[in-house]
Overview:
This is a predicted structure of a 74-nucleotide RNA (transfer RNA) from an Alphaproteobacteria bacterium.
RNA sequence: GGGCCAGUAGCUCAGUUGGUUAGAGCAAUCCGCUCAUAACGGAUCGGUCGCUGGUUCAAGUCCAGCCUGGCCCA
Numbered sequence: 001g002g003g004c005c006a007g008u009a010g011c012u013c014a015g016u017u018g019g020u021u022a023g024a025g026c027a028a029u030c031c032g033c034u035c036a037u038a039a040c041g042g043a044u045c046g047g048u049c050g051c052u053g054g055u056u057c058a059a060g061u062c063c064a065g066c067c068u069g070g071c072c073c074a
Stems, first nucleotide, its partner, number of pairs: 001073007010026004019057001028044005050066005
């Protein structure tokens, strides 16, 4: 230098053919249960969907460029 893959909550990851309000588990906070703890159940909290622009009535999803990380080739 070239090619490919990934980037979504604090962490690990889903997200269908573009469609209204973006979700799960764990973690955190609180409550229930228990003599108590763990486990279990419930609630709450937590998001510029890597960045910028474009297409569209509508973008996490499609397109372009860029950034970061990984793999391969030279």
It matches the Rfam family "tRNA".